[in-house]
Context: one part of a larger RNA
């Protein structure tokens, strides 16, 4: 020095285990805010650092309503209390709610310093106390008064803007993509929507989302890739208002032969569409249907906390019984705890009840909204539009024969004997009525809240975080960003001796089923030693 065997330290890996997670499914909710949010500073306890709760009323106040014995949060100790004259605690609803913070008198290195008016405590000067002083926008028509707005907040909507990395095995059109980011705003949705529609000689009838049509037409350095509709089927299903002709009417200003007229607005009333339609002009009528926006009655039912809620015992083993034997019982009955596996121990759960706010909708009433028929002279039916040239974007169409939409630029109509469109343009035919606005469902999506669920994960995994985690700790910032879980059925957490300098640490006793002994379930390897035994 090496084997080998026992025995230890040393580490925390495996098992088992679950307090967190993670993906969905069904309901709810779908927004807080100037009546000061969201986030926070600092405060607040008998003691009190941190967590949590709460505001100078400060682990709390009040009121109703449940419940029925204990209790003063995590916190296990010590005092001191409260409570069946009903606390605690659990739900609703109300009070208080410092200071920052959109922060709003003014400033400011947030949580701080520091004015101005009124009032009141006083008579002054000083002071305290309460309320009021920000900006922008509209409204009345004004030294003002009133209303709104702002800021936050996970995704989802829709406008504006708009990359590159990639891929074309290079790379420039193209692609990634109208993606990512960047800004605007909005709603529980949001956005489209009642044909200037598709079609195709045969029709449908606003929009949206699913299937399919279909990787089809097409498109493309015809590379790479990109990529539709029509028709079918399905979810849902809803239509409606203005402008203008035309009548009243105000108010300005022109005019005037003072009747009025004219031009401009402003409100009312009318009127809304393509087999045209209304204006007028006759005739006629209250019929039908409906309320998406209002009010009032009346209300089944829904709704918090919670009430009820079947069924069990012996007996051996054992530290403990629910396993195991023996006899029973319940069941419209998940599941979870108890010292091992429990329908009948306990919490519950199935069924069965309750009901404040509040929600609701069958229903009634109000209110409101909605029609006809002929008639054809004249009037109207949305202009810098439509449309055309140039430039550019959207569409399955990359500029192409290229229509359709949408505009920056310049021209620049028409007017019912009209206008558009049906993929270049003509005609012939078919279809529609633009240049104003509204619209609920079927669609997306999850910060949240309440129910369930898994051929999800089991402390290196699962959320970065099962634990006082966006913490500690890095950074000047923006940002980055962790380790860390497990005595026992119960602390019964080891009274007393003893060694020691010792509150460090170990022998003894004594708990426990075990020492499991807090560095505390199980405790593998690397690594370090002892101890015999062989061997160089």
């Nucleotide at each position: 020095g090496g084997c080998a065997c026992a025995c230890g330290g040393g580490g925390g890996a495996u098992g088992u285990c679950u307090a967190g997670g993670c993906u969905c499914u069904c309901a709810g909710a779908g927004g807080c805010g100037a009546a000061g949010a969201a986030g926070g500073a600092c405060g607040u306890g008998a003691u009190a650092a941190g967590c949590u709760g709460c505001g100078a009323u400060a682990a709390g106040c009040c009121g109703c309503g449940g419940g029925g014995a204990u209790u003063g949060g995590c916190a296990a100790a010590u005092g001191c209390g409260a409570a069946c004259c009903g606390a605690u605690c659990c739900g609703c609803g109300g009070a208080u709610u410092u200071c920052c913070g959109a922060a709003u008198g003014g400033g400011g290195c947030a949580a701080c310093c520091u004015g101005c008016c009124a009032u009141a405590c006083u008579g002054a000067a000083g002071g305290u106390a309460u309320g009021g002083c920000g900006u922008c926008c509209g409204g009345c028509a004004u030294u003002g008064c009133c209303g709104g707005a702002a800021g936050c907040g996970a995704a989802c909507g829709c406008g504006c803007u708009g990359a590159a990395c990639u891929g074309a095995a290079a790379c420039a059109u193209c692609u990634a993509a109208g993606u990512a980011g960047g800004c605007g705003u909005a709603g529980g949705a949001g956005g489209a929507g009642a044909a200037a529609a598709u079609a195709a000689c045969a029709a449908u009838g606003a929009u949206u989302u699913c299937c399919c049509a279909a990787g089809u037409a097409g498109u493309g350095g015809c590379g790479a890739g990109c990529g539709a509709a029509c028709g079918g089927g399905a979810a849902a299903g809803a239509g409606c208002c203005c402008a203008a002709a035309c009548c009243g009417u105000g108010u300005a200003u022109g005019u005037u032969a003072c009747g009025g007229c004219a031009u401009a607005u402003g409100c009312g009333g009318g009127g809304u569409u393509g087999u045209a339609g209304g204006a007028c002009c006759a005739c006629g009528u209250u019929a039908u249907g409906u309320g998406a926006u209002c009010c009032g009655c009346c209300g089944a039912g829904c709704g918090a906390a919670g009430u009820g809620g079947a069924a069990c015992c012996g007996g051996a083993u054992g530290g403990g019984a629910a396993g195991c034997c023996g006899g029973g019982c319940g069941a419209u009955a998940c599941g979870g705890g108890u010292g091992a596996u429990a329908g009948c121990c306990c919490c519950g759960u199935a069924c069965a009840c309750g009901u404040a706010a509040g929600c609701g909708g069958a229903g009634c009433g109000g209110c409101g909204c909605u029609a006809g028929u002929g008639g054809u002279a004249u009037c109207c039916u949305g202009a810098g539009u439509a449309c055309c040239g140039c430039g550019g974007g959207a569409c399955c169409g990359g500029a192409g024969a290229a229509a359709u939409c949408c505009u920056g630029u310049g021209g620049g109509a028409a007017u019912c004997c009209g206008g558009c469109g049906g993929c270049a343009c003509c005609a012939u035919c078919c279809g529609c009525c633009a240049a104003g606005g509204c619209u609920a469902a079927a669609u997306a999506c999850u910060c949240c809240u309440g129910a369930g669920a898994g051929a999800c994960c089991g402390a290196u995994a699962g959320u970065g975080g099962a634990c006082c985690a966006g913490u500690a700790c890095c950074g000047u910032g923006a940002g980055g960003g962790a380790a860390a879980g497990a005595u026992g059925a119960a602390a019964a957490g080891a009274a007393c001796c003893c060694c020691g300098a010792a509150c460090a640490g170990g022998g003894g006793a004594g708990u426990g089923a075990a020492a499991a002994g807090a560095a505390c379930c199980u405790g593998a390897a690397a690594c370090c030693g002892u101890g015999u035994g062989c061997u160089u």
This is a predicted structure of a 536-nucleotide part of an RNA (large-subunit ribosomal RNA, domain I) from a soil metagenome.
The full RNA is in RNAcentral, with records from SILVA.
It matches the Rfam family "Bacterial large subunit ribosomal RNA".
Its mean pLDDT, the model's own confidence on a scale to 100, is 83.